The RNA shown here (Archaeal signal recognition particle RNA) has 314 nucleotides and comes from Thermococcus sp. The prediction has a mean pLDDT of 82. It matches the Rfam family "Archaeal signal recognition particle RNA". Its Rfam clan is "SRP clan".
RNA sequence: CGGCGGGCUAGGCCGGGGGGUUCGGCGUCCCCUGUAACCCGAAACCGUCGAUAUGCGGGGGCCGAAGCCCGGAGGGCGGCUCCUGAAGCCGCAGGUUGAAGCAGGGGCACAACGGUGAUCCCUCGUCCCGCGGGGCCGGCGGAGGGUGGGGCGGAGCUGGAGGGCUCCGCUAACACCCUUUACCCGCCGAACCCCGCAAGGCCCGGAAGGGAGCAGCGGUAGGCGGGACGUUCGGCGCUCGCGGGGUAGCGGGGGUGAGCGAGCCCCUGUGGAUGCCUGCGGUGGAUGGUUCCCACCUCCGGGCACGCCCGCCG
Repeated sequence: CGGCGGGCUAGGCCGGGGGGUUCGGCGUCCCCUGUAACCCGAAACCGUCGAUAUGCGGGGGCCGAAGCCCGGAGGGCGGCUCCUGAAGCCGCAGGUUGAAGCAGGGGCACAACGGUGAUCCCUCGUCCCGCGGGGCCGGCGGAGGGUGGGGCGGAGCUGGAGGGCUCCGCUAACACCCUUUACCCGCCGAACCCCGCAAGGCCCGGAAGGGAGCAGCGGUAGGCGGGACGUUCGGCGCUCGCGGGGUAGCGGGGGUGAGCGAGCCCCUGUGGAUGCCUGCGGUGGAUGGUUCCCACCUCCGGGCACGCCCGCCG
């Protein structure tokens, strides 16, 4: 010095890129791509850095003097920008097509109706609105006054008691009368404090007679129902009249006098649905291209590094 084996150190590898974000780099996010090939923790109001930015904090594996870095050329996945702008969809306009329905004419076959009157024409009613008369139904209403009697309250005179006579005020009850729609019938009624008659019993009295009065009976106010009457209130599917409107259908009357109806098909007209074509506008983004970046692969050039120890052999 060279070869082989072992140990060590510096070092290398365990991915890279596009988009987004950011003043800018990297990470966490999305996407593309490569390798035999790492793990844990936090991080978009964020984490960590500043063109010496290509993560931060922590741990691990492999190789090992093995390699790493930079530039250029070619191929090339993917991406950003820009250009191109297809199909589809929407709207408008023009052209074309001409469905359903309707009207007229013709043809075919058919049942019903039809001289006890088809069809068509005229007219009226049926229907609606307004007004008026009637009818029916409903709502509402029960007055005012006079005379006599009775009753209630008060006053005067009088008799031995009960009582008698007269006057005033009020009053629904009984009778009569005037006016009125305020009248009639039935039932109930105000236990007593509303009226009348009033058995029995009670009170006054010698008696005659008189008085208060429960039950009962008859009434009044009042209540309910019905009728009649009144009403300047309301309703109506009834009826009559007048005016206006409407008339598909149905019916009455008059005229005419033999057809009429619906179904299918054809023609003509009307009708415009829908489809198609073209143009314009909008939306839409296919496809292709361009600049730049670029995973990955190939080639060329350059830079840095290629160290230390031990054993054996020549």